This is a predicted structure of a 74-nucleotide RNA (transfer RNA) from a Candidatus Nanoarchaeia archaeon. The source organism's lineage runs through Archaea, Nanobdellati, Nanobdellota and Candidatus Nanoarchaeia. Rfam family: tRNA. By type it is a transfer RNA. The sequence is in RNAcentral, with records from ENA. Its mean pLDDT, the model's own confidence on a scale to 100, is 82.
[in-house]
RNA sequence: GGGCCCAUAGUUUAGCCUGGAUAGAAUCUUCGGCUUCGGACCGAAAGAGGGGGGUUCAAAUCCUCCUGGGCUCA
Numbered sequence: 001g002g003g004c005c006c007a008u009a010g011u012u013u014a015g016c017c018u019g020g021a022u023a024g025a026a027u028c029u030u031c032g033g034c035u036u037c038g039g040a041c042c043g044a045a046a047g048a049g050g051g052g053g054g055u056u057c058a059a060a061u062c063c064u065c066c067u068g069g070g071c072u073c074a
Stems, first nucleotide, its partner, number of pairs: 001073007010027004020057001029045005050066005
């Protein structure tokens, strides 16, 4: 330098190919309940689309550039 893949709560991750508008779950955290106590069990709450642009009535999803990471060829 060329090619391919990846980026979603603090962490792990579903959905993306086939666009549909409260982005789901586990875990962590906080609060409440339960309990002799609890780190166990039950319930609730808070918390996320790497950045820019484009297409569209509508973008996590499609296109493109950038950034970061991984694999590979020379």